Context: one part of a larger RNA
RNA sequence: GAUUGAACGCUGGCGGCAUGCCUUACACAUGCAAGUCGAACGGUAACGCGGGGCAACCUGGCGACGAGUGGCGAACGGGUGAGUAAUACAUCGGAACGUGCCCAGUAGUGGGGGAUAGCCCGGCGAAAGCCGGAUUAAUACCGCAUACGACCUACGGGUGAAAGCGGGGGAUCGCAAGACCUCGCGCUAUUGGAGCGGCCGAUGUCAGAUUAGCUAGUUGGUGGGGUAAAAGCCUACCAAGGCGACGAUCUGUAGCUGGUCUGAGAGGACGACCAGCCACACUGGGACUGAGACACGGCCCAGACUCCUACGGGAGGCAGCAGUGGGGAAUUUUGGACAAUGGGGGCAACCCUGAUCCAGCCAUGCCGCGUGCGGGAAGAAGGCCUUCGGGUUGUAAACCGCUUUUGUCAGGGAAGAAACGGUCUGCGCUAAUACCGCGGACUAAUGACGGUACCUGAAGAAUAAGCACCGGCUAACUACGUGCCAGCAGCCGCGGUAAUACGUAGGGUGCAAGCGUUAAUC
Numbered sequence: 001g002a003u004u005g006a007a008c009g010c011u012g013g014c015g016g017c018a019u020g021c022c023u024u025a026c027a028c029a030u031g032c033a034a035g036u037c038g039a040a041c042g043g044u045a046a047c048g049c050g051g052g053g054c055a056a057c058c059u060g061g062c063g064a065c066g067a068g069u070g071g072c073g074a075a076c077g078g079g080u081g082a083g084u085a086a087u088a089c090a091u092c093g094g095a096a097c098g099u100g101c102c103c104a105g106u107a108g109u110g111g112g113g114g115a116u117a118g119c120c121c122g123g124c125g126a127a128a129g130c131c132g133g134a135u136u137a138a139u140a141c142c143g144c145a146u147a148c149g150a151c152c153u154a155c156g157g158g159u160g161a162a163a164g165c166g167g168g169g170g171a172u173c174g175c176a177a178g179a180c181c182u183c184g185c186g187c188u189a190u191u192g193g194a195g196c197g198g199c200c201g202a203u204g205u206c207a208g209a210u211u212a213g214c215u216a217g218u219u220g221g222u223g224g225g226g227u228a229a230a231a232g233c234c235u236a237c238c239a240a241g242g243c244g245a246c247g248a249u250c251u252g253u254a255g256c257u258g259g260u261c262u263g264a265g266a267g268g269a270c271g272a273c274c275a276g277c278c279a280c281a282c283u284g285g286g287a288c289u290g291a292g293a294c295a296c297g298g299c300c301c302a303g304a305c306u307c308c309u310a311c312g313g314g315a316g317g318c319a320g321c322a323g324u325g326g327g328g329a330a331u332u333u334u335g336g337a338c339a340a341u342g343g344g345g346g347c348a349a350c351c352c353u354g355a356u357c358c359a360g361c362c363a364u365g366c367c368g369c370g371u372g373c374g375g376g377a378a379g380a381a382g383g384c385c386u387u388c389g390g391g392u393u394g395u396a397a398a399c400c401g402c403u404u405u406u407g408u409c410a411g412g413g414a415a416g417a418a419a420c421g422g423u424c425u426g427c428g429c430u431a432a433u434a435c436c437g438c439g440g441a442c443u444a445a446u447g448a449c450g451g452u453a454c455c456u457g458a459a460g461a462a463u464a465a466g467c468a469c470c471g472g473c474u475a476a477c478u479a480c481g482u483g484c485c486a487g488c489a490g491c492c493g494c495g496g497u498a499a500u501a502c503g504u505a506g507g508g509u510g511c512a513a514g515c516g517u518u519a520a521u522c
Stems, first nucleotide, its partner, number of pairs: 001522004006518005013369006020361001021327001026325003030322003035072003040069002043065002047063003050059003079280003088205007097197003102193008110144001112142002120133005150159003164185006172179002206252003213243003218240008255277004259270004282303005305316004333359001335358003341355001342353004372402004382393004408458005416449001421443008466511005471492003477506005487494002
């Protein structure tokens, strides 16, 4: 000099854009952060409508929908950096793998069965919750049939599947429901793809030798097991190997990278915010479900802690967003909205979304603007100094003229929002001018921020300057007070009676809504 997720002291007008628990991975009150689908299902707790009834009321008929069965999601998104020096990360390669949703292709989607939750009845318990009986549905569950692919094979053969739901409809059949046709969404088997993930190898990745030897599943082989998959991954037997001064092992420290800061560079230091990967979710262990987890807001066991209890037994996990206590020099609101972007579910309407977008707080940082501009010498008054002549503050003020950024008031007022939807129309599908899909034209609605940004007008210099320093380094000097005292100080050093070095004042210098100090890095 540059820099910082900074803190402290004094001071403080506005705006834009960013950042904001670096310490106790300490403990957490409260609210919210993952739901959705009635176009899978039986149904009807609440609300509204309809029907019946004089009324009480009855009725799932309709819009819808609590709880329940079922499906998808909950493995993403969000947080933190404890652990980890290599089961990690970065780069470059590899072969023995998996893959829900998505895309493309091929072949199917036939016919049956038994349960069970809910509801009802009864019981136990303080509660959390649980038990028994009766009854019921499905895209829940289980056989049978079929098998282009697929899998197994001793090449003869063998094994294995599915589920329906909704829209529309001319003829035909049917009392009707519907059959039937067609479209859409699904379902089953399989092939390929995309993206994603699992695995292996090489090279690189902090310090200590006052850590020199380490290792028995250890190193390799065979048989067996196991996994989606290679492998001592596991096991039995056999052999005695494997690593190490090119630093094994041990100890300490640490998430890694893109990058960031500095520097002419080489290098050094760091890894906040943003992005990629990894690890963790009160501590330790374990599996279940599933395409995917050994799962932050799932389960089980153990432990510590907290809470409820009728003492028998139960409940919990903010390193999600806010917020509280504690720790600390120190770090924000228990805010708004799903309008946009994105995600989950759904045919859709739509619902959910503390992701996100916004607002709030803090000069924490960067950037921009302002605190007026021009004239004005009797060089006013006052202050300070003085050789008492004067000098300086100083065109500074007063005074005259002008302007109105910012602020105040008044009026207008966005972009961010076109998709989805509607009408018309072309094409495709089709028996079809239904329905549905794709394209085109026109078009209604939808904004948290926010009456915000921005624009216009009005009055009025009005609403706005501090901080540090002035011995040398280092830009800037005098007076008084003090008298080795009080104090200053980054280094050298000042202060013991004329201190440009302490304190105050006047003046000056430097930065400026900041200025200094401290800490830290180069």

Small-subunit ribosomal RNA, 5' domain from a metagenome, 522 nucleotides, folded computationally.
Rfam family: Bacterial small subunit ribosomal RNA.